Predicted 3D model of a 72-nucleotide RNA (transfer RNA) from a Patescibacteria group bacterium. The RNAcentral record of the sequence draws on ENA. The prediction has a mean pLDDT of 80. The organism belongs to Bacteria candidate phyla, within Bacteria. Rfam family: tRNA. Rfam describes the family as follows. Transfer RNA (tRNA) molecules are approximately 80 nucleotides in length. The family's RNA type in Rfam is transfer RNA.
RNA sequence: GGUCCUAUCGUCUAAUGGUUAGGACGACGCCCUUUCACGGCGUAAAUAGGGGUUCGAUUCCCCUUAGGACUA
Numbered sequence: 001g002g003u004c005c006u007a008u009c010g011u012c013u014a015a016u017g018g019u020u021a022g023g024a025c026g027a028c029g030c031c032c033u034u035u036c037a038c039g040g041c042g043u044a045a046a047u048a049g050g051g052g053u054u055c056g057a058u059u060c061c062c063c064u065u066a067g068g069a070c071u072a
Stems, first nucleotide, its partner, number of pairs: 001071007010025004018055001027043005048064005
């Protein structure tokens, strides 16, 4: 240099182009408990950036960024 793959809450991981982007752990609050722990309930937290297609994009297309694999 060429081809290809990946990017979603703090972490891990779902989501056939269509209902509020779901779950686990973690964080916080409340309940329980004399207190802590355990347990129960609840809250906040995410689609790498830009553009395009579409009535509608996490999903499809292009470019960029970051990481990775193969090859020269």